[in-house]
RNA sequence: AAAGCAGGAGGAGCAGUCGCGCAUUAGAUUGAUGUGAGGAAAGUCCGAGCUCCACAGAAUCACGGCGCCCGGUAACACCGGGGCGGAGAGAUCCGACGGAAAGUGCAGCAGAAACAAACCGCCCGCGUAAGCGGGUAAGGGUGAAAUCGUAGUGUAAGAGACUACGCAUGCGGGUAGUAAUAUUCGUGUGGGGUAAACCCCGCCGGGAGCAAGGCCAAAUAGGGGAAGAGGAGUCGAUUCGCUCCAUUUGAUUCCCGGGUAGGCUGCAUGAGCUGUCAGGUAACUGCCAGCCAAGAUAAAUGACUGUUGUCCGCGAAAGCGGAAUACAGAACUCGGCUUAUACUCCUGCAUUCCAC
Numbered sequence: 001a002a003a004g005c006a007g008g009a010g011g012a013g014c015a016g017u018c019g020c021g022c023a024u025u026a027g028a029u030u031g032a033u034g035u036g037a038g039g040a041a042a043g044u045c046c047g048a049g050c051u052c053c054a055c056a057g058a059a060u061c062a063c064g065g066c067g068c069c070c071g072g073u074a075a076c077a078c079c080g081g082g083g084c085g086g087a088g089a090g091a092u093c094c095g096a097c098g099g100a101a102a103g104u105g106c107a108g109c110a111g112a113a114a115c116a117a118a119c120c121g122c123c124c125g126c127g128u129a130a131g132c133g134g135g136u137a138a139g140g141g142u143g144a145a146a147u148c149g150u151a152g153u154g155u156a157a158g159a160g161a162c163u164a165c166g167c168a169u170g171c172g173g174g175u176a177g178u179a180a181u182a183u184u185c186g187u188g189u190g191g192g193g194u195a196a197a198c199c200c201c202g203c204c205g206g207g208a209g210c211a212a213g214g215c216c217a218a219a220u221a222g223g224g225g226a227a228g229a230g231g232a233g234u235c236g237a238u239u240c241g242c243u244c245c246a247u248u249u250g251a252u253u254c255c256c257g258g259g260u261a262g263g264c265u266g267c268a269u270g271a272g273c274u275g276u277c278a279g280g281u282a283a284c285u286g287c288c289a290g291c292c293a294a295g296a297u298a299a300a301u302g303a304c305u306g307u308u309g310u311c312c313g314c315g316a317a318a319g320c321g322g323a324a325u326a327c328a329g330a331a332c333u334c335g336g337c338u339u340a341u342a343c344u345c346c347u348g349c350a351u352u353c354c355a356c
Base pairs, nucleotide, nucleotide: 001352002351004349005348006347007346008345009344010343012308013307014306015305016304017303018302020036021035022034023033024032025031026030038327042338043337045336046335047334048333049332050209051208052207053206063205064204065203066202067201068082069081070080071079072078083097084095085094086093087092098200099199103198104197105194106193119140120139121136122135123134124133125132126131148166149165150164151163152162153161167190168189169188170187171186172185173184174183175182176181213265214264215263216262223256224255225254226253227252230245231244232243233242235241236240272291273290274289275288277286278285279284309325310324311322312321313320314319
């Protein structure tokens, strides 16, 4: 230098004008001050807190999830380290990674045959021959995969049928390791694949969610209770007369309670953030110090201007031009995962080439 691998940081700055939410304050409907999105606020996929409901011990069944080991954590399906398998020249990356000899199912194309197999070939018998019957998985051919590989014995030809060595695997022991596992000795076996197919084994899981839940509480219309005799019209008239209605199927008044609108709370001090030091390979943890950082409810967090930075194009340069400057946007709160992200910067590592 080229072309890579892994991890991390930022993701516009400053000034002015106008505007919005919240808090405090003056004050009286306008000011002032402070503060106001994210690394993913997203998908709502996991794990929790919190709340109500159900059961109140647990077990079984159904359903769902998970599945190498050790550690981390409140917990996890997450994270760190390790093991094993696979990919790469390497840094490094990927893996739901228990069981296929309990049972069932499934397998495109090719091929005779995919779980029990004879197409060619080989061998034996019959036959003049064509061919027929039988044996055979050593050879050919097909396929991702064809019943362990090599050599020998054996045989009519063959075959783990037998022998030696090897390979794979179960069991038992030794060694290393906390363990997964690796390695080694002995011994048995040699009969494919698929379990994010049913299934079997082990472990875990009660349901619904802040529109949870709690509190205050109007108008109107119902409900319950108590007291309880007036009300309307009309004419004369001036507090009386007449007519009609009501008197327990109750005019009117008062009280109580539920619920709705609406308001408050839950709701911002928390498994919190930052930093030094210490422990640990690391994830992470501990001590101490400092800090308080949006809280809306139809939903604020914005718009414009100037300038600077970065990027792109043009140019020898000065410079000029560009609405080029991402993804996106809180809604009960945390820990993760996944997905989206213009551009810029930093660190470590690996391969090749060149120069000294």